[in-house]
RNA sequence: GCUACAUCAAGAGCGGCGUUAGGGAUCUGGCCCAUAGAUCGCCCGGCAACCUAGUCUUUGACUGAGGUCUUCGACCAAGGUGCUAUUGCCAGCCCGAAAGGGAACGAUGGGGC
Numbered sequence: 001g002c003u004a005c006a007u008c009a010a011g012a013g014c015g016g017c018g019u020u021a022g023g024g025a026u027c028u029g030g031c032c033c034a035u036a037g038a039u040c041g042c043c044c045g046g047c048a049a050c051c052u053a054g055u056c057u058u059u060g061a062c063u064g065a066g067g068u069c070u071u072c073g074a075c076c077a078a079g080g081u082g083c084u085a086u087u088g089c090c091a092g093c094c095c096g097a098a099a100g101g102g103a104a105c106g107a108u109g110g111g112g113c
Base pairs, nucleotide, nucleotide: 001113002112003111005109006108007107008106013044015043016042017041018040022033023032024031027092028091029090030089045084046083047082050080051079052078054075055074056073060069061068062067088105093102094101095100
């Protein structure tokens, strides 16, 4: 980088330092944040539970036993990510009178190439 799968209306600092003009993924229309410093980078704190480790338990197989592997679930929160304004801020395409649903695109995670 490509690819299929899972999740994306919950939760969590208006923190410190630095930077400097735009930013909220792209484009458009809105709406919001922003020199009283947004965004971005680092540090600390926090949230969460995708992966690893650990504990308990469940399924099956192997073993003389001890154990090993495997499988559903729960706990835990040390490690690897991730996240820490506004529903992925709202809408755009399809179905629907509407509510709403679906798709597309995007983000994150582990897997495969």